[in-house]
RNA sequence: UUUCAUUUUCGGGGCAGGGCGUAAUUCCCGACCGACGGUAAAAAGUUAUCAUAACUUUAAGCCCGUGACCUGCUAUUUAUUUUAUAAAUAGUGGCUGAUCUGGUGUAAGUCCAGAGCCGACAGUUAUAGUCUGGAUGGGAGAAGAUGAAG
Numbered sequence: 001u002u003u004c005a006u007u008u009u010c011g012g013g014g015c016a017g018g019g020c021g022u023a024a025u026u027c028c029c030g031a032c033c034g035a036c037g038g039u040a041a042a043a044a045g046u047u048a049u050c051a052u053a054a055c056u057u058u059a060a061g062c063c064c065g066u067g068a069c070c071u072g073c074u075a076u077u078u079a080u081u082u083u084a085u086a087a088a089u090a091g092u093g094g095c096u097g098a099u100c101u102g103g104u105g106u107a108a109g110u111c112c113a114g115a116g117c118c119g120a121c122a123g124u125u126a127u128a129g130u131c132u133g134g135a136u137g138g139g140a141g142a143a144g145a146u147g148a149a150g
Stems, first nucleotide, its partner, number of pairs: 002149009017029003031130002033119002035066004042058007061117002070094011099115005121133003
C1' cells in the first nucleotide's frame, strides 16, 4: 500500500418580502436549496528543481452511476391459523427528474459568462422541491480501530 473479515463513529439543504382569498410557507409575483461515488484543463497548498515536475485538498442538482420512497420474486424467522394470511430480516430485480447558448482551448454537457430547467409518497380550511408525517427510521457512502492474507 492492496484485498478480505469484524467493529465504532459520522452520514440532506431550503419560501425573506408581497398579492388575491373565509381559508394557501400549497395558487400568483418573487425568494431559497442542491445527498453519495466517478470524471475534470479551474483554485489553494506542499515538496523538489536550471527549465519544470510530482503530490495533496476542494470543484457538475440537470454527464455516468448509487441511495431514500413505492413495488415484483425467492429464502428464512415469527405470529395468527390451517395449508393460507400478515409482519420482520436477507438476497435479487423493476420504477426513479432536469441543459442549452456563447467564450477560451488540442481537448470542456465539468472552467468562464449568460439564459433556462428539475425535484418520491401520504397529509392539509386551497394544488407543497421548501410546512407536517412515516423518520429518534433507512441509506449510497466517508473516516477510524482490530485481525488475516498478498
A computed fold for a 150-nucleotide RNA from Pseudogracilibacillus auburnensis, annotated as FMN riboswitch aptamer (RFN element). Model confidence (mean pLDDT): 79 of 100. Rfam family: FMN riboswitch aptamer (RFN element). The family has 146 seed sequences and 6,230 matches in Rfam 15.1. The model forms 100% of the base pairs in the Rfam consensus.